[in-house]
This record gives sequence, structure tokens and C1' cells, in this order.
RNA sequence: CAAAGCCAAACGUCUAAUUUUUCGAGAGAUCGAAAGAGCGGGGGACCCGUUCGUUAGGGGUGAAUGGAUUCGGAAGCGUUUCCUAGGGUAACUCUUGGCCCGAACCCGACAGCUAACCCCGUAGACGCAGCGAGAGUCGGG
Repeated sequence: CAAAGCCAAACGUCUAAUUUUUCGAGAGAUCGAAAGAGCGGGGGACCCGUUCGUUAGGGGUGAAUGGAUUCGGAAGCGUUUCCUAGGGUAACUCUUGGCCCGAACCCGACAGCUAACCCCGUAGACGCAGCGAGAGUCGGG
């Protein structure tokens, strides 16, 4: 000097998952508890709907649904690869190209929609680079 790796801050990505106040801990950054605001979800009438369900159980959060296929197995099931409904990609919308995701978990016999009303969540995982092009809109200078 360069490369790689690690940590912190800043700036950002997915997501509802942000923020305020009070109290406590701490040198501080911050952490914990409680109560709000904001955002998100569930239950729940009339009316409407219901070729659904009542073991082939059913339902919910989420973009994450479905198909073929490899291997193991008696089967259930697990597993491999490819594709796919759908979703993400730096203010917002549309078109378009590239690159990615296409999981996981929960309720517990039970739930259509649903005003009033009732209840719950506000976590986690990542990027030293962040992908472009066209049209339009908003905001700032």
C1' cells in the first nucleotide's frame, strides 16, 4: 500500500412491526416495564351469500399456491431437481428488462360477509454496496 474478515455509526431493504410519555437500570449508547398515538390482524348482527363443511376435518397470519420429478419407504411422509399462481428490487403509479423469493408458523372441533362491540400484534432477518430504461405524478432546491 492492497486484499480479506470483524465491529460500530450513518444511509438503506423485506415486513404491520414505527413513535410519544412515565418509571426503573446504566458512565453512556441503550435495555426493561407500563400507558398512549400510528400501522396491522382476528372474532362478531340484520341483509346478502353458501354445488362449502360435518375425519377425506376445518380455519388463520403470510407473496409463499399448484404441478411434474429423483431417492428412501408397505404407506403416511421425508427428500432431489425443474417449473408455476403470487411477491420483492431505495418517494409514488404504470409499462418494460435483469436479478431474486416462492418459506415458516399458529388455532384446536371451531369461525362466510358483517354495524355496534370485543380481542390480539408492533417481532425478526439483511445490504459497504445499494439493478436499470421509458412515461406520468408529488415534494424540495
Molecule: c-di-AMP riboswitch aptamer (ydaO/yuaA leader)
Organism: unidentified